[in-house]
């Protein structure tokens, strides 16, 4: 320098036929227990890396940028 992949909740991931974002673990509260753990119920938590564009509508499509990883030179 060229090409590819990844970026979504505290952590690990899903969601890419565009339609107001979900799962597991963790966290909070409650129940159960003498208490803890386990189990059960409820709940909080995300402007989807960033800046633009297309569209009635974008995590999703298009362009630039940033960071990480891989391949080639």
């Nucleotide at each position: 320098c060229g090409g590819g992949c990844u970026a979504u909740a505290g952590c690990g991931c899903a969601g890419u036929u565009g339609g107001u974002a979900g799962c597991g673990c963790g966290c909070a509260u409650c129940g159960u227990u003498c208490g803890g753990g386990a189990c059960g119920a409820u709940g909080a938590g995300g402007u989807c890396g960033u800046g633009g564009g297309u569209u009635c509508a974008a995590a999703u499509c298009c362009c630039g940028c940033u960071a990480g990883c891989c391949c080639g030179a």
Molecule: transfer RNA
Organism: Candidatus Magasanikiibacteriota bacterium